[in-house]
Context: one part of a larger RNA
Parts: sequence; C1' cells; structure tokens
RNA sequence: CCUUCGUUAAGGAACUAGGCAAAAUGACCCCGUAACUUCGGGAGAAGGGGUACCCUCCAGGGUGAGCAACUUCGCGUUGUGAGUCUAGGGGGGUCGCAGUGAAAAGGAUCUGGCGACUGUUUACUAAAAACACAGGUCUGUGCUAAUUCGUCUAAGAAGAUGUAUACAGACUGACGCCUGCUCGGUGCCGGAAGGUUAAGGGGACAGGUUAGCUUCGGCGAAGCUUGGAACUGAAGCCCCGGUUAACGGCGGCCGUAACUAUGACGGUCCUAAGGUAGCGAAAUUCCUUGUCGGGUAAGUUCCGACCCGCACGAAUGGCGUAACGACUGGAUCGGUGUCUCAACGAAGGACUCG
Repeated sequence: CCUUCGUUAAGGAACUAGGCAAAAUGACCCCGUAACUUCGGGAGAAGGGGUACCCUCCAGGGUGAGCAACUUCGCGUUGUGAGUCUAGGGGGGUCGCAGUGAAAAGGAUCUGGCGACUGUUUACUAAAAACACAGGUCUGUGCUAAUUCGUCUAAGAAGAUGUAUACAGACUGACGCCUGCUCGGUGCCGGAAGGUUAAGGGGACAGGUUAGCUUCGGCGAAGCUUGGAACUGAAGCCCCGGUUAACGGCGGCCGUAACUAUGACGGUCCUAAGGUAGCGAAAUUCCUUGUCGGGUAAGUUCCGACCCGCACGAAUGGCGUAACGACUGGAUCGGUGUCUCAACGAAGGACUCG
C1' cells in the first nucleotide's frame, strides 16, 4: 500500500450526478394512531412505554395419585384433590452502563410523475413507465364454422367431443367522469343501371395451296391451312352509397370597445372538417434558468399557478384516482467516517528469507 472488518473528538450530507455505501430502525406485549378512501384499507401509520433475577400473593389451564359417596359391581359414575407441568397478573426486593444483555428480526414522514393492482421479461450489461392483466369496444364466424397446422391444394389434425353468454382476430387496459367534429383521400362493407374489361364463344372477311377453266395476263370450287372484324363475355376498376373504439385528419389573413391594452363582435379566403371537454413550460415547451408564488441564507431541479400548446387532446384513449411498486423526481426528521480530515486497531495479502 491492497482486501475485509472494528472504533472515533467536534460537526452532521458540508460528500456526491444522486445519501452510493455505511450507520440507524428492528423481536414480543401494552397504549396510541392523521389526511385520504373504491369503506376493504391507509396501519406495524406516526408516536410512546414495558421486557432480567429472587420472594410473595391472586385467579387460571393441562395431568391427576389417594380418599369418599353412589353403583346396573363394569376398565362404571360423581365429588374432593396431593404431586407435577404450564402461561399470566399484583406487591415487595436484588444486580449491572446496559435485562428481546450474544445471534437472528422494518428507518420513518411529506409531496409529484408513470403504471390501477398480484404477476411477466432481454438465460450471460436493461426488471422498467416495457409485456400481461380483469374490464371496454369493434370485426369475422350458423358448424364439414371462421381461423390455423399439414399438403400445394391429400388424408388427417387443432378449433371442440365447444355452438354466437361460443370461438377467432384487432385495438384499448381496474375503477370514476367522459370519449367532440370530419367519409374529401386510403381501407372495409353494401349496390348493381351505365362505362371499361380476360380466356372462351363467334365467325364477316382476307391470305396460302390447287381440281378445273382460260383471252395464257390470270380466274379459281371443295378440302386442308393461316390470320381474323362485328357481336357475346365474370369479378375487378370507374361509378353510387355507408362506415372512424377503420388507417387517418381536425386552418389563414384583416379590422373592431370613449386612456392604453385586449378583442366578446365583424369581414374575407380556403377546407372533408377546422381541436370540443379536459389538461397544459408537461416523460410533450425550441426560445427557457419563460413569468409569478412556495420551499432554502442562497434552488437550471421540485411543488402550486399563468397560457404565448415551436410541436397536448379524447380507446395510437383524455382527465382524475384509494391501494400497490427492488420504478422515477423533490423535500423533511432520525442516524451516521459520505464529507470537513483524517486517526488508531484487527485479520489476510503485498514485501524479505526459506
């Protein structure tokens, strides 16, 4: 010097990104216990007191010798009750610094954020605010169900020995109060009049070939063959509607009140519609340490407000919320070698010899 421990004057978080680590609290009994609340909780809230040993008294509990009475004579019933075990209460006394004498055994409180909760997770850097969840909504599916596996369109299987209060898929995520406007785009559902539209059907017409005819230039039946127009022809798309707890979206400029400022009000342009309730410098606010208030001697954090929301907003849910959390922010009390600022001690290393 290192590791792991022990103790420490005065101070007590001044340490630090942060009380990280350590200290502190701790068992049992008694008293006592707030806001809030979904009336269950919160709660071991908080905060106090007691705890050893000896003597004695009190009222218990377990066991039950012996004795007595009764007796249906039974290994019976009832009463009394020695001894012994046990846990408590009252009084008195004793010792120590200290009595759950060692060990083991919550620190507490206030206030925000997020997630309701118990659960689950990155086996080996993340346990969380992520996932799940009960509850909510929508969609599909009438049974040989939808959906899925198998296969590549087989058998067979799951769904399910279930049957729409079921099963499957999607989103949201207890509970409370709620969930606004928009169907123009995209998707989905419905419609089938018209437009477009494939193979197929159809076969006008045209070409090749040549029996034959010929004015020798050509013409040219049937068959075979090549091309092929009109017409016909489904879904889809166009089209017409519906649908947002489907994917999504939810404006700009100018003016205006008898101080000023502001603008309930008006005008105008655009849009499918122009963001409602609630919340708001927020896990979202760039400017920004916004401004005001609170807490501190002093606060880029925190809490409460304001609203100018760069760029919240309603099941990609909005706002609240008791309880819960090895989550995360801020504050306080207690206690402390975290620190001012370091010291001493112990064990094991390091070092020397072997």
Molecule: large-subunit ribosomal RNA, domain IV
Organism: Planctomycetota bacterium